[in-house]
Context: one part of a larger RNA
Parts: sequence; structure tokens; C1' cells
RNA sequence: GAUUAACGCUGGCGGUACGUCUAAUACAUGCAAGUCGAACGGAGUUAGGUGCUUGCACCUAACUUAGUGGCGAACGGGUGAGCAACACGUGGGUAAUCUGCCUUAGAGAUGGGAACAACAUUCGGAAACGGAUGCUAAUACCCAAUAAUAGUUGCGAAGGCAUCUUUGCAAUUUAAAAGGAACUUCAAAGUUCCGCUUUAAGAGGAGCCUGCGGUGCAUUAGCUAGUUGGUAGGGUAAUGGCCUACCAAGGCGAUGAUGCAUAGCUGGACUGAGAGGUUGAACGGCCACAUUGGGACUGAGAACGGCCCAAACUCCUACGGGAGGCAGCAGUAGAGAAUCUUCGGCAAUGGGGGCAACCCUGACCGAGCGAUACCGCGUGAACGAAGAAAUACUUUUAGUAUGUAAAGUUCUUUUAUUUAAGAGAAAUGAUACGUUUAGGAAAUGAUACGUAGGUGAUAGUACUAAAUGAAUAAGCCCCGGCUAACUAUGUGCCAGCAGCCGCGGUAAUACAUAGGGGGCAAGCGUUAUCC
Repeated sequence: GAUUAACGCUGGCGGUACGUCUAAUACAUGCAAGUCGAACGGAGUUAGGUGCUUGCACCUAACUUAGUGGCGAACGGGUGAGCAACACGUGGGUAAUCUGCCUUAGAGAUGGGAACAACAUUCGGAAACGGAUGCUAAUACCCAAUAAUAGUUGCGAAGGCAUCUUUGCAAUUUAAAAGGAACUUCAAAGUUCCGCUUUAAGAGGAGCCUGCGGUGCAUUAGCUAGUUGGUAGGGUAAUGGCCUACCAAGGCGAUGAUGCAUAGCUGGACUGAGAGGUUGAACGGCCACAUUGGGACUGAGAACGGCCCAAACUCCUACGGGAGGCAGCAGUAGAGAAUCUUCGGCAAUGGGGGCAACCCUGACCGAGCGAUACCGCGUGAACGAAGAAAUACUUUUAGUAUGUAAAGUUCUUUUAUUUAAGAGAAAUGAUACGUUUAGGAAAUGAUACGUAGGUGAUAGUACUAAAUGAAUAAGCCCCGGCUAACUAUGUGCCAGCAGCCGCGGUAAUACAUAGGGGGCAAGCGUUAUCC
């Protein structure tokens, strides 16, 4: 000098940050991932209409929605247990690869079919939940048609980096949702938007390989059988002992293998003139993990709030069987020197779904608590000598110090209290209307621009003005030397102090108290750790 600090004494305000370093211990409760009715068939509510058997059936509209279906749930958020490793950082490679949504460009979208939920009936179970029979829709599922600049195979040309790449020709293989919504009336067809299939490219993302780099112990010296390499095959999006069969006997190691211990890595941070040393809170990037261990499924992509198995623990039970996973946000217990509210809002930014309205969002934005840190402000200013009183000391009719300090006079009002007024964060978006451009028979719609009116959790906050009145606001440590700052009394190697040297045994500037002084200041000291 620094700190995610703690402890002691003290404590006025504001801003900005930060706040379980320990038990990756166990968790009550609430919330943290949904959304779409413009994919689909039902069901319900309300309103209107029709039929009449007057309380039912059908139709239309609006709203709600359990289920099928789509997208999302692989992001965002947490933690650092493990990991000494291509995990990370940095530079390359991929002629060994994949990529939903998005963007650009091209081509297409034909004809059929069978189911399963919901529902109805019924059965089992304490529950969780499940079985049987029957019916049904779709942008769910299946079959066929069509098809190349896609896949595979063959032949040729050019090029390269060995496997190959590009390109020409031929053969062969493979697709979809005739969907949804709005609008129009010339033509029962058309236009527009949102979707669907396929191809090529892009963007962003991901996988794999590789050079170099960053740790302690040699009181760890030998380690290794899928081990090292080859051939063939399997597997993968893809290379590869990744896996299998066979063959060979290799591979690593004092330039430290193997083992043990410790540890997430990093941009950075602290310190230092630098070299270096230490460190990895918060913020950004990457990795790993989600009670412990293992496994696959779905999907473009994989599993904290998905599934299955095993284990420990907790809970429910009708004892047959079930349920659970805060290292999400709050919060609880425990541990500890020690670390916060079971708060408000989606107004902003961003994310998911949706044509949209909108819904969801403990991400986020805010508020609360904490002097935990940094920064800023204040606790008044000017004048004022009877050098007041009081206290302390002393050379004691008194002097000196506290000290312009107080009193007193004249001011100011930051802060405080009260009152009033009151931004910006919010409009570039949504909606409505109008205009433009391209297309269209037209109208919707799309594109660009303009106008209108609306939306704030924070919060009546920031800021401003007025009124009141010095009013509401100072402590902590030290004073032997190092080290700025001295006397008196008490004590008497006692009580005690102490970072080091050392003080204390009757004149202690070193202990304790007082007066005085020094330092820092809403803090000051101590302890711990690093330079």
C1' cells in the first nucleotide's frame, strides 16, 4: 500500500459498488418455463336466432379451456466439488465435420390411406395412477406420384496436400402441410400474409485435431497388454484402438515418465521504479457439476427445476405401494470470527411463444438491510481579552496553560424539519388514419414515411423554491526510542505494559488516572493475509 474481511470503542447524511471465503451440509413454504384457438376435434359459459314436445335439439357470434399437435424448455440463472487435462490461454488445421430459428437465391407443393388421445361405457387402486371395449380430427402418422446444381456408382478432364478437390457425361435413389388467416367478385377461381418440402450460399453456433505456455514433491524411478503400430471391419455428423478380429513387439521416461499432494483456467486484480512476487471476490470469456454412481430416449442441439436403474437420506401410506432433490430468488436449521428481504415491477433492456393483442420471465430493473469498501458533504462563519469562571501545574499575596476557546455581538442555512411545485428514464415500438413504392382485375396485405392519442415498479423519487432556527450531528488511537506529541499524582520487579529494543525493585515523560499535547476523522484502533 491492499482486502468479499472479522473484532473492540464510536456513529450525522448522500452517491456508487460489494455482501456464506466455513458444511458441493440438510432443507419447511412460495415463486424461478411457458406459449399458440390464425394447426385440430371436443367440452363449458354468455348472447342472439330457428324448431317446437316449453326445456330440449340445431345454427351463429364472443369468451374460457383439459387433450392431440407445433415451437420453446440445450437459453437465461447458480456453484467451483471434481479436473494437472488439448480443461484453459494463444496461434493454426478440418482435403475428417454438423448446424433448428434468421438472411439471400432457385425449384416445388399431386393422389390416397390407416390410426391414437380427448370423449363414452366399464373395471382396479388408500393414493400416485392404471387396464379393457367403442368412436373421432389435424400443420400428428403412413403409402404412392413428381424431381436435381442433392446422395451413391461408373467413365473422362483440370488441379492439388498422400488419403483427395473441382468439373463434364451416364445410370440409379430420395420430398412435402392440395395447410391456416385476411380480402375481392371479372371467371369458383384469384391476390396477399404466415407456414411446408428441397437445393445452393451466408451469418452466428458447435464438434474434432494440433504447435507453444502456465505446480509442488525424486524422502515418488521405472511405467504400460487395447498397451504402441499395421491390415480388415464396425461405429460416429466426422478423424482416430473409439470398438472388434488377426498380425507385429512395440510405446513413454532424469528435457522427470509413473505415483502422491494441491488446484477450476483466463481477460485481469494487488504490490513493486522495474524485473518480479502474490492472487483469480465482483464484471467478461471458457470448462466442469446439479443428493451419490450409472444409462439411454427425444431432438438441430442434452439434460439443475425431463425419463430409467442402483444407493443413502427425508416424507405419505389403508403396509399392497408411492413422493422428493434450493450449487435458481427469497427464506430456515446447522457450522462458523463472519456475510442481507420469505420485498415491488415487467415501466426499461433482453429472452420464449404468438400474425397480433398479449401471456410468461426471482434474467433484469428497482427498493430494503449492513460505515463492508471507495468517493463527496456536514457537525457552522466573522468579530470578540474582563485573557471570565473552572480545572491542571508551579518558583503559590500570585503566575502559567487550556484560550478567541467560552460568554457576547453580527451573519449564513449546506444538512435537518415542514410546505409547495416537479423532471428525465417513453417511444424509433404496438394501434388507428393518411401518403409513397412494387405487384395485382380489384380489395386485403407487404415496403418506406408522416400524423394522432396511450403506457412508470422505482416514486411524488431526483432536482427546485419558500419558511424555521446554530438550530439536528465527534469520536478513536497515541505521546521512552524507532515515531509527531510531557507534566503531576498513585503504584513500588507488585499491579501491569510490550511490534522490536525493553519499562516497573519509592522521585516511572514506558504501568494506572488526570491536565495538557500529537495523529487520523464518521470513523479510529487491533487481528489475519499478500506485496
Small-subunit ribosomal RNA, 5' domain from an uncultured bacterium, 531 nucleotides, folded computationally. RNAcentral holds the full RNA, with entries from ENA and SILVA. The prediction has a mean pLDDT of 82.